RNA sequence: ACGCGCGCUCCGGGGUCGGUGAAACUCCGAGCCGGCGGUGAUAGUCCGCGACCCGUCCGCAGGUAAUGGGACGGCUGAUCCGGUGGAACUCCGGGACCGACGGUCAAAGUCCGGAUGGGAGGACGCGCGC
Numbered sequence: 001a002c003g004c005g006c007g008c009u010c011c012g013g014g015g016u017c018g019g020u021g022a023a024a025c026u027c028c029g030a031g032c033c034g035g036c037g038g039u040g041a042u043a044g045u046c047c048g049c050g051a052c053c054c055g056u057c058c059g060c061a062g063g064u065a066a067u068g069g070g071a072c073g074g075c076u077g078a079u080c081c082g083g084u085g086g087a088a089c090u091c092c093g094g095g096a097c098c099g100a101c102g103g104u105c106a107a108a109g110u111c112c113g114g115a116u117g118g119g120a121g122g123a124c125g126c127g128c129g130c
Stems, first nucleotide, its partner, number of pairs: 002129006009122002016030004032109001033099002035049004044097002053074006060068002079095005101113003
């Protein structure tokens, strides 16, 4: 230095102005936001991961329940043109596009809620291996 395990800690941004209306931070116009790892050079749109949702299994908890936990599987959005360069779907210029579920006087990426949750992952410490 690398790998594995444990502990500890950290870890998501954004509804503004105007319009319509009985009612909209949900519609319309303009504006606003962009988790984590990777990459020949910096990524919301490349390759992967995670959250939501669905399913299967488990002499894990529970009362053979509800419910919860774990493992595994499924589902899961969106980018082009030009330039520079050895190298860029990542930079520069221009133009597009995307955004779980439940709720709501009216349809939500942005409000409220599950969530003081879960979880990818990062830092640090300890142990073991090489």